This is a predicted structure of a 1535-nucleotide RNA (small-subunit ribosomal RNA) from a Pseudomonadota bacterium.
[in-house]
RNA sequence: AUGAAGAGUUUGAUCAUGGCUCAGAUUGAACGCUGGCGGCAGGCUUAACACAUGCAAGUCGAGCGGAAAGGCCCUUUUGGGUACUCGAGCGGCGGACGGGUGAGUAACACGUGGGAACCUACCCUGAGGUGGGGGAUAACUCCGCGAAAGCGGGGCUAAUACCGCAUAUUCUCUGUGGAGGAAAGCUGGGGAUCUUAGGGACCUGGCGCCUGGGGAUGGGCCCGCGGCCUAUCAGCUAGUUGGUGGGGUAAUGGCCUACCAAGGCGACGACGGGUAGCUGGCCUGAGAGGGUGGUCAGCCACACUGGGACUGAGACACGGCCCAGACUCCUACGGGAGGCAGCAGUGGGGAAUCUUGGACAAUGGGCGAAAGCCUGAUCCAGCCAUGCCGCGUGCGGGAAGAAGGCCUGCGGGUUGUAAACCGCUUUCGUGGGGGACGAAGGGUUCUUGGGCGAAUACCUCAAGGGCUUGACGUUACCUCAAGAAGAAGCACCGGCUAACUCCGUGCCAGCAGCCGCGGUAAUACGGAGGGUGCGAGCGUUAAUCGGAAUUACUGGGCGUAAAGCGUCCGUAGGUGGCUGAUUAAGUCUGAUGUGAAAGCCCUGGGCUUAACCUGGGAAUGGCAUUGGAUACUGGUUGGCUAGAGUUUGGUAGAGGGUGGUGGAAUUCCCGGUGUAGCGGUGAAAUGCGUAGAUAUCGGGAGGAACACCGGUGGCGAAGGCGGCCACCUGGACCACGACUGACACUGAGGGACGAAAGCGUGGGGAGCAAACAGGAUUAGAUACCCUGGUAGUCCACGCCCUAAACGAUGAGAACUGGCCGUUGGGUUUAGAUUUGGACUCAGUGGCGAAGCUAACGCGUUAAGUUCUCCGCCUGGGGAGUACGGCCGCAAGGUUAAAACUCAAAUGAAUUGACGGGGGCCCGCACAAGCGGUGGAGCAUGUGGUUUAAUUCGAUGCAACGCGAAGAACCUUACCUGCCCUUGACAUCUGGGGAACCUUCAAGAGAUUGGAGGGUGCCUUCGGGAGCCCCAAGACAGGUGCUGCAUGGCUGUCGUCAGCUCGUGUCGUGAGAUGUUGGGUUAAGUCCCGUAACGAGCGCAACCCUUGUCCUUAGUUGCCAGCGUGAAGUCGGGUACUUUAAGGAGACUGCCGGCGAUAAGCCGGAGGAAGGCGGGGAUGACGUCAAGUCAUCAUGGCCCUUAUGGGCAGGGCGACACACGUGCUACAAUGGCCGGUACAGAGGGUUGCCAAGGAGUGAUCCGGAGCCAAUCCCUUAAAGCCGGUCGUAGUUCGGAUUGCAGUCUGCAACUCGACUGCAUGAAGCCGGAAUCGCUAGUAAUCGCGGAUCAGCCAUGUCGCGGUGAAUACGUUCCCGGGCCUUGUACACACCGCCCGUCACACCAUGGGAGUCGGCUGCACCAGAAGCCGGUGGCCUAACCCUUUUUGGGGGGGUGCCGUCCACGGUGUGGUCGAUGACUGGGGUGAAGUCGUAACAAGGUAGCCGUACCGGAAGGUGCGGCUGGAUCACCUCCUUU
Repeated sequence: AUGAAGAGUUUGAUCAUGGCUCAGAUUGAACGCUGGCGGCAGGCUUAACACAUGCAAGUCGAGCGGAAAGGCCCUUUUGGGUACUCGAGCGGCGGACGGGUGAGUAACACGUGGGAACCUACCCUGAGGUGGGGGAUAACUCCGCGAAAGCGGGGCUAAUACCGCAUAUUCUCUGUGGAGGAAAGCUGGGGAUCUUAGGGACCUGGCGCCUGGGGAUGGGCCCGCGGCCUAUCAGCUAGUUGGUGGGGUAAUGGCCUACCAAGGCGACGACGGGUAGCUGGCCUGAGAGGGUGGUCAGCCACACUGGGACUGAGACACGGCCCAGACUCCUACGGGAGGCAGCAGUGGGGAAUCUUGGACAAUGGGCGAAAGCCUGAUCCAGCCAUGCCGCGUGCGGGAAGAAGGCCUGCGGGUUGUAAACCGCUUUCGUGGGGGACGAAGGGUUCUUGGGCGAAUACCUCAAGGGCUUGACGUUACCUCAAGAAGAAGCACCGGCUAACUCCGUGCCAGCAGCCGCGGUAAUACGGAGGGUGCGAGCGUUAAUCGGAAUUACUGGGCGUAAAGCGUCCGUAGGUGGCUGAUUAAGUCUGAUGUGAAAGCCCUGGGCUUAACCUGGGAAUGGCAUUGGAUACUGGUUGGCUAGAGUUUGGUAGAGGGUGGUGGAAUUCCCGGUGUAGCGGUGAAAUGCGUAGAUAUCGGGAGGAACACCGGUGGCGAAGGCGGCCACCUGGACCACGACUGACACUGAGGGACGAAAGCGUGGGGAGCAAACAGGAUUAGAUACCCUGGUAGUCCACGCCCUAAACGAUGAGAACUGGCCGUUGGGUUUAGAUUUGGACUCAGUGGCGAAGCUAACGCGUUAAGUUCUCCGCCUGGGGAGUACGGCCGCAAGGUUAAAACUCAAAUGAAUUGACGGGGGCCCGCACAAGCGGUGGAGCAUGUGGUUUAAUUCGAUGCAACGCGAAGAACCUUACCUGCCCUUGACAUCUGGGGAACCUUCAAGAGAUUGGAGGGUGCCUUCGGGAGCCCCAAGACAGGUGCUGCAUGGCUGUCGUCAGCUCGUGUCGUGAGAUGUUGGGUUAAGUCCCGUAACGAGCGCAACCCUUGUCCUUAGUUGCCAGCGUGAAGUCGGGUACUUUAAGGAGACUGCCGGCGAUAAGCCGGAGGAAGGCGGGGAUGACGUCAAGUCAUCAUGGCCCUUAUGGGCAGGGCGACACACGUGCUACAAUGGCCGGUACAGAGGGUUGCCAAGGAGUGAUCCGGAGCCAAUCCCUUAAAGCCGGUCGUAGUUCGGAUUGCAGUCUGCAACUCGACUGCAUGAAGCCGGAAUCGCUAGUAAUCGCGGAUCAGCCAUGUCGCGGUGAAUACGUUCCCGGGCCUUGUACACACCGCCCGUCACACCAUGGGAGUCGGCUGCACCAGAAGCCGGUGGCCUAACCCUUUUUGGGGGGGUGCCGUCCACGGUGUGGUCGAUGACUGGGGUGAAGUCGUAACAAGGUAGCCGUACCGGAAGGUGCGGCUGGAUCACCUCCUUU
């Protein structure tokens, strides 16, 4: 100096763990919508798939013979010449560069740093040379073959082509004597001399050529180190590893070959499989890292596929050759041709990637002496918003805040200074004009100077002048003109995440990155208005990094979340005590070399800026070499004793193994006694027993296990170990000395041990007991319970190798306050002994400091603080499964995935709720009682059914005599039919009319038509108010829907005692505390205690009523005394009763006891009343989406000649049934008849109705009185007295039915009540079950009111009369309160949830096989070619003979052989695809069977194993607590 951010989502809430997802940056991108300009860059990521066409490597006539084409000249023209040029050919150089691609390759391929045994054309440098010969051969010509490609033969010819000879400074070989080995010419100029008159010799330049040296450049080879996945690839290797000889190469080397040896590589991962070009860099990131390798640059590899060599300095060669193969094309079918992964371009593939462009002007390359030619390298242009960068689409003013849109609470708000309008400017674009840089060279010409040389020539160098070269290009840039003129979209707006409303839709259509939206009020879908973000772009998709500390090196974890191997021993490895010396590997420091360029960074410069380009610098962590330092680590070498070990003496122990032995008990057998049962369970049954069981006594047999002691006691590494004795044996501890001298710790692989179950062989078998059988239970019961019972359990030997093998806690070491137990030792001390205290070592427990922990908890036995080593984890499910390997007799074990699927799964703790958990407590909750319901008939409500309609609502408690305190019409909402359409009702406008009353006709009525009467009130004289009619439209109207949009009201838990808050405190937090605890209460009532202190809503009290008394008052009430008298009737009185206003009284106040002396409880006194005196009103926070849109109100939706309104009739009253609530009964505590007594509270003018009269009666006539303490309803009934009935379906009971009436009413048919006569059903006390009530209560008796014309009222709300029984008690049922506990529940047990089966879909394993890719081994075969051999055939140069023939040497060809591509056969391995069928798995609103788990889940659960069963599962054996509850024991804490 640079430089690091988080959020959403598991829960009712919390913290943690943990995954998923988002915000960022980026891209060779693609897709959707949109699109003005310019600059710079980029552009087949897929089929290394196939390619039409054109172009991409030629050049040199100053190497050669030449003349096919063009030019020129001549010309008799199928002509000749020239060489201006130049096709083809010979020859040289270049086609090994440049360009493309990334298939292959996991390799010395690449990167980096080194090395020695090499080559290097052209280039540079310096040295030497360049003499003299020869024979051929293309082209050409002739002949022939062929469709073509092309080929063959004869003949001619040249060279810088080819071959000898000579020479040899260097060079190579060498036996050190020697031997071998080169060359080419071409061209410019030229005075003398020579000349065949061209020219050459010669001279002089230039370019070449040969030899070897040096350099430079480029390349070949070798080595160290570095960079992918997989161990479900663990062993690989015969040229393999090394040596020697030989061959081969430019060169080292098993590179090749022969022989010899037997090596080489590998857990530091060989061999195999998969994937992949590598790097500089690029993207991301704070960094460390992670990802990537397109463009640019370096390297490599490849060129249709495979093989091969040739040429060459260089290749095993992209635009060369040969062969094989596939494919395409031509063909006369005989044969041929071809290779875009060069540039364009085409088809194909694909989501997707451009022009068959211009130019060599520049840069660079090849050839050439040069001019120049060639150059799809390159430079430019074209296409594409593909990316980056820049610019613009205008600027200023402008409120009547226009119109329109949208919203609206109707006032307005917003779009919005936005527009219009006014003024200004003109970038870019358009049109016109001007106009650079990129160009320097080279050539030519002129001038001058230098070099070479005999030369003023040529050539060459330098300087200067003239002429000449631009694809881009109508370039950049500048300028003029006109005119705001031509130029804005895309995504988003529920949270994350900036941005909100309306309408439409109605779990539909759709959205969605995650969470999630949508089922009638959607800020989440679609549209609109508005807003937000970015902007020529914006979104989406894909991909990478980040966030993710979510693989943790930086920088994570493992008691319970995923995670410690079951335990120990030990190999490799890792790590290692104190102290010297030495070394200098690690480490530190300096120097040198390297770390290409580009890029990144810094700093300058150039395009108007930027992107971009460019100069310089820094950096480049690395590697190598070298100098130095020596603390630490390492190596080497000494020493030490604190770690570790050895030795001596003791100690404790269910440590292990073997052999013996003992008693109790069970069972069985024998015998005795004895008789009817035993056994078993919740209750039973199966079973045993009169053939004598069980019981009991004696004797015997056999197997297994060892009571008490026994203990959070002991021992062991763990598993585990328990009578006693003996033998063998391992370990630990303590104490004191001595000894060894770091010998240690851990421990991948490996080895050993390893409960129970299980397996094999052989024994044994008493008890127990999977399976099995039977009996029960049950809806079923493959279970729990019972009776039996086999493996097994036991022993020996051999396997198995797993457990909740647990402290769910790896081993070792060190350090860090304590207290209290207990086991085994030691020291010391008190004490005569028993016994105790202190200290110390080793174990084993409890509680706890600090600290740690998500919390729970851990806490010297750490889960604290550190070190060393090992093992293990990385979301849930799939799955500890499949496949493969290893092990096993088997069962199975071990190692151990993926596809697919979910957005969670999980831990701890919190608050609730719940429990067939616990404790305490309450309630007519049970119990104790009394009376009912459930059975009958009827009444009433409901369900169901029926119906045109049986209107609607209420539906467990908390609907069902409920809304309805009164359905014949009305009510009425329903049905049928007939009618009305501004409407039956409200407001507004206009017009008319008083209102209103009487009446006629039609009609079922609504309604329609007509007649008559009537002219009101106020007035400023205009008119107005009320009412009615008509008209039009705004609107009315709706008991239509939604109580799940709502208000209000109500029910319920529950008159239960609870529900909360402030501050403080505790806890990371949710939360806790307070409110818990000890007492007490009806009560969270009160007291005490107390990190709480206070407070609020509830409780209680205040209110009403009733019970006693007092005061006041005294009519319509009352009447003690007085008078009157038939009668409180009257006088009188106001004492009493009573009425109705006010007061008194009750407070645990007093006494005693209990209790903590408190609160309070118990008893007593007094009192009308006693511990809340009785009753009422009063209902906390909340719960039930409880009830009500049909009381009312109300949002939204719906109907508008109808879903509104009117009318008539019908229905709400139906009736096979079922239920609720009631009434009346079943009778003698009764019925009936006669007589007789006593209430309270109410009601009454559309009313109550007296006396009197009529009727058997309902009732009628009548009309007194009363707007009521006055009159009436109004005789209360049960009761009491007397009579009768006599247990009977009756003198009980009254249903039903018939007839006759009364009353109300417009009207009693559907469908009223009442009366009389007649009829006289069921019913003889009610199954399972169930309701009410604790005192003036239940039971029983009557009376009254509301509603109401009447009444279906037996209902309901009140009133009084008579007037009980019982409560031991809280075990049980129900409900509730508090505390506590468990929980997998939280729409909260009406919860959650498991498995089979059935259906659909998805991926996957097995599978007779089938198909294909890659590959191993064995064998066959063997093209081209190289190499080797060679009796055939052919053969110019050189050599030898010779004599024109031949031979040698060499070469070619043929043949043989080695190697070998393609191919083939057989047999393996491996991967992929597919496969009838089959296995499990996953997913899927409402399928089937059960109920396994979560509470003690109703049999505690779980782990391992075995058997069994539709299924969850059951049972046996062993284990675990991650089990509730109660009791006991032990330990601890407090008192």